[in-house]
RNA sequence: GAAGUGGCUCGGGUGGUCGCGGCUAGUUGCAAAACGAGCCGAGGAAAGUCCGGGCUGCAUAGAGUAGAAUGCUGGAUAACGUCCAGUGGGGGCAACCCUAGGAAAGUGCCACAGAAAACAGACCGCCACUUGGAAACAUGUGGUAAGGGUGAAAUGGCGCGGUAAGAGCGCACCGCUUGGAUUGGCAACAAACCAAGGCAUAGGUAAACCCCAUUCGCAGCAAGACCAAAUAGGGAGUCGUUAAGCGUUACUCGCGCGUGGCUUCGGGUAGGUUGCUUGAGGCUGCUGGUAACAGCAUGUCCAGAUGAAUGAUCAUCGCUGACUUGGCCAUUGGUUGAGUGAGUACAGAACCCGGCUUAUAGAGCCACUUCGCAA
RNA sequence: CGGGGCGUAGCGCAGCCUGGUAGCGCACCACGCUGGGGGUGUGGUGGUCGCAGGUUCAAAUCCUGCCGUCCCGA
Numbered sequence: 001g002a003a004g005u006g007g008c009u010c011g012g013g014u015g016g017u018c019g020c021g022g023c024u025a026g027u028u029g030c031a032a033a034a035c036g037a038g039c040c041g042a043g044g045a046a047a048g049u050c051c052g053g054g055c056u057g058c059a060u061a062g063a064g065u066a067g068a069a070u071g072c073u074g075g076a077u078a079a080c081g082u083c084c085a086g087u088g089g090g091g092g093c094a095a096c097c098c099u100a101g102g103a104a105a106g107u108g109c110c111a112c113a114g115a116a117a118a119c120a121g122a123c124c125g126c127c128a129c130u131u132g133g134a135a136a137c138a139u140g141u142g143g144u145a146a147g148g149g150u151g152a153a154a155u156g157g158c159g160c161g162g163u164a165a166g167a168g169c170g171c172a173c174c175g176c177u178u179g180g181a182u183u184g185g186c187a188a189c190a191a192a193c194c195a196a197g198g199c200a201u202a203g204g205u206a207a208a209c210c211c212c213a214u215u216c217g218c219a220g221c222a223a224g225a226c227c228a229a230a231u232a233g234g235g236a237g238u239c240g241u242u243a244a245g246c247g248u249u250a251c252u253c254g255c256g257c258g259u260g261g262c263u264u265c266g267g268g269u270a271g272g273u274u275g276c277u278u279g280a281g282g283c284u285g286c287u288g289g290u291a292a293c294a295g296c297a298u299g300u301c302c303a304g305a306u307g308a309a310u311g312a313u314c315a316u317c318g319c320u321g322a323c324u325u326g327g328c329c330a331u332u333g334g335u336u337g338a339g340u341g342a343g344u345a346c347a348g349a350a351c352c353c354g355g356c357u358u359a360u361a362g363a364g365c366c367a368c369u370u371c372g373c374a375a
Numbered sequence: 376c377g378g379g380g381c382g383u384a385g386c387g388c389a390g391c392c393u394g395g396u397a398g399c400g401c402a403c404c405a406c407g408c409u410g411g412g413g414g415u416g417u418g419g420u421g422g423u424c425g426c427a428g429g430u431u432c433a434a435a436u437c438c439u440g441c442c443g444u445c446c447c448g449a
Base pairs, nucleotide, nucleotide: 001371002370003369004368005367006366007365008364009363010362012317013316014315015314016313017312018311020041021040022039023038024037026035027034028033043346047357048356050355051354052353053352054351055220056219057218058217062253063252064251065250067216068215069214070213071212072086073085074084075083076082087100088099089098090097091096101211102210106209107208108205109204110203123148124147125144126143127142128141129140131138132137156174157173159171160170161169175199176197177196178195179194180193182191183190184189224274225273226272227271234265235264236263237262238261239260245257246256247255281300284297285296286295287294288293318344319343320342322340323339324338325337326336327335328334329333376448377447378446379445380444381443382442385401386400387399388398395432403419404418405417406416407415408414425441426440427439428438429437
């Protein structure tokens, strides 16, 4: 210098004018409210609503079935499908990235091609025998998985022996499977060893059904609580009446309440307050831990709207690249000054947190890898 | 806040559950029948299967995450 990998931060500044929401105290006002003042007023994703938790109600959240989710090991955490550290496999020269239970319980599927696609399998070839033939060769029967060919996938590789030809048929080496014990590791697992097995009851597929393990009760701030105007809580008929019904959910049980259901007639609508923002808070520092994270100290309060505020405009300074023009180095080029006009993203809290995912003009930083050049 | 469906040729749809050739109707193009049009017959063109990643020998189909659109309930 080029190419790349992983991660982090910021994401416009200042001033003027006109506005908006909340809180505080003040003035005026009987009150409603008005006025000016001070302070505060969007994000890294506030988004998608994909996971998890808090909170609230239903029984103090209970049992079973169904259903759903997750799936190597250990740890973090309020919890998680998140994060951290590791293990095995795959990809990459590398930094690094992706991935993960069980196919020796059962069922299903594996198109086309191919003889055969899952209790394997004789199309060509090879071999033996039979028949015909002078022979070449042909027919038939049987043996054979060494060779050819098909396919994503064809029952371990290679050599020697063996054989009619062949074959783990026998043997050596390598690989594999199962079991055992040793060492290291908390573990996943790794290393080396022993024994058994000629290689299967073991081809692949579980993001096919399924099996195993773990977790999950249901609903959601329109939860829930309080206040309250008007109207109603009424009439008629009918069913049931101590177990029906309702709460109550996919179902059964259980639990609680305890008169309830249906039809019809009549009547009527208006919201407000709270929940609400002090919290598994955020900043800084120290300590422990490889890390995720935890503990301690210091100082701090940092939006709470409800048709829903957080804005508009002007000036100026930044940043980005374009054009015109001047200077310097000088080779197409680099660097710098001035001017012109342009751009400056994605996006807007709605009960609150932890994550994930997605969008994002542009700017900056850190660590690492490979290659080239120079010393 | 909660739940569900759809996206395949210019338009309307099937295929997806149970993975293996992407198809139907209208439209479009060419030719024939007609003096011409219409109509009809024959033949043909046309597909990132919404996007990205994954599972698999193989993905429109299965899984995950997004994008767009429609509907339902409180």